[in-house]
RNA sequence: CCGGGCGGCCGGGCGGCCGCUGGCGCCGGAACGGUCCGGCGCUGGAGGAAAGUCCGGGCUCCACGGGAACACGGUGCCGGCCAACAGCCGGCGGGCAGAGGCUUCGGCCAAGGCCCAGGGACAGUGCCACAGAAAGCAAACCGCCGGAGCGCCUCGGCCCUCCGGCAAGGGUGAAAGGGUGCGGCAAGAGCGCACCGCGCCCCCGGCGACGGGGGCGGCACGGUAAACCCCACCGGGAGCAAGGCCGAAUAGGGGCGGACGGCGAGGGGCCCCCCGGGGCCCCGGCGCAGGGGCGUUCCCGCCCUUCCGCCCGGGUUGGCCGCGCGAAGCCCGCAGCGAUGCGGGCUCCAGAGGAAUGGCCGCCCGUGCCCGCACGGGCACGACAGAACCCGGCUUACAGGCCGCCCGGCACC
RNA sequence: GCCGGGUUAGCUCAGCCGGUAGAGCACCUGAUUUGUAAUCAGGGGGUCGGGGGUUCGAUCCCCUCACCCGGCA
Numbered sequence: 001c002c003g004g005g006c007g008g009c010c011g012g013g014c015g016g017c018c019g020c021u022g023g024c025g026c027c028g029g030a031a032c033g034g035u036c037c038g039g040c041g042c043u044g045g046a047g048g049a050a051a052g053u054c055c056g057g058g059c060u061c062c063a064c065g066g067g068a069a070c071a072c073g074g075u076g077c078c079g080g081c082c083a084a085c086a087g088c089c090g091g092c093g094g095g096c097a098g099a100g101g102c103u104u105c106g107g108c109c110a111a112g113g114c115c116c117a118g119g120g121a122c123a124g125u126g127c128c129a130c131a132g133a134a135a136g137c138a139a140a141c142c143g144c145c146g147g148a149g150c151g152c153c154u155c156g157g158c159c160c161u162c163c164g165g166c167a168a169g170g171g172u173g174a175a176a177g178g179g180u181g182c183g184g185c186a187a188g189a190g191c192g193c194a195c196c197g198c199g200c201c202c203c204c205g206g207c208g209a210c211g212g213g214g215g216c217g218g219c220a221c222g223g224u225a226a227a228c229c230c231c232a233c234c235g236g237g238a239g240c241a242a243g244g245c246c247g248a249a250u251a252g253g254g255g256c257g258g259a260c261g262g263c264g265a266g267g268g269g270c271c272c273c274c275c276g277g278g279g280c281c282c283c284g285g286c287g288c289a290g291g292g293g294c295g296u297u298c299c300c301g302c303c304c305u306u307c308c309g310c311c312c313g314g315g316u317u318g319g320c321c322g323c324g325c326g327a328a329g330c331c332c333g334c335a336g337c338g339a340u341g342c343g344g345g346c347u348c349c350a351g352a353g354g355a356a357u358g359g360c361c362g363c364c365c366g367u368g369c370c371c372g373c374a375c376g377g378g379c380a381c382g383a384c385a386g387a388a389c390c391c392g393g394c395u396u397a398c399a400g401g402c403c404g405c406c407c408g409g410c411a412c413c
Numbered sequence: 414g415c416c417g418g419g420u421u422a423g424c425u426c427a428g429c430c431g432g433u434a435g436a437g438c439a440c441c442u443g444a445u446u447u448g449u450a451a452u453c454a455g456g457g458g459g460u461c462g463g464g465g466g467u468u469c470g471a472u473c474c475c476c477u478c479a480c481c482c483g484g485c486a
Stems, first nucleotide, its partner, number of pairs: 001409010012364007020045011047384001051395002054393005059239004072235005077091005092118001093116004100109003119230002124228002126224003141170002143166007151158002178196006197219001198217008243321004253312007262288003266283007290305005328347008365382007414485007423438004432469001440456005462478005
């Protein structure tokens, strides 16, 4: 320098003027204070994603005596980190692409990188469409081989039918019951052998996932669990519109006291007696009537219903709290490969409530266009997006820029 | 702000535990009619909201994004 790739950070800068909003201080006004209004000064004022609400927590309320089991939901290689997690770090195993190298041009090797929801398929169940002969304790369509019979014949053999053997070849399929090679056989076949794969056992290394080696088995054991399921572990529910406090008028609820009230049923208390009833009193608890309201009036329907006084509680509009010191940020040091942890120092850093964080100007920065090019200048634009209880992650969107690292090739020293 | 549900033909909706997607209305052609409607016969039309994954195979199962609807003071 070229090529293949990773990771981190910033995400316009400086100044001036005007405005919005939180906090603090001072002054003035409403006759003091509280409180409200106005003014002045100082000071704070969006993000890496504030987003999606996909996970995990804090906090609040509700439920709950403790434990276990069941149901439901979630997670799932191993070890570690963390308050916790489906997050992060480091490994293991598998897959993908691959600069480059070698080559007998078939292919082989391959640094660095990327991806993996990656437990269990001899606990059980289900499914595997179409195609195909056969799709799950396999199967004979074409085919190969042997035998028998008939026929043809150029006597090598061939056609047809039947019986039997075969999983090597063709064909179907995503998948056809180990792969390659040699032997073997009538033809074949783990039938035998070598290597590879698979299963079981043993030894060694590792905390472990797993890796290496040896022996045995000739293959018996297809796939699917982001299908039901099994195993292990975890999980009570809802969410700041959670929740708490203060609370006027009107309406509505409850209690007490007083006054008034037409009929009936029912209930309660007292009294009388021929024992079956009768009489008196109480009950705004029930029904009807009456009254009022609504629909224009009648019928009819619906709703409300005695009034007055005092007291209590709930609660709407509204106001206040929750609400900004926190798993907080920055800088060092130590331990660790790392995530992270520990120690020291420094800092206080938005809190609105229809919801502030904006506008203009000057200089600079970047990009595009134009003045024909250069010089110089003019114009336009500045990504994605905006807090609303908070925090840790994940995912998604994003103009442009900066920094660092790994690997390979070439050239030079 | 928080919590649920949905997206399939032009419209309204089915589609059960994965096997290649239908119904009604609408549209087109023909018949019937003097003609139209109705009726009868036939036909066309689908990125199953986008992307990715699991699987031999996805409308269906999982993840993510977009849009729509509803509830909570």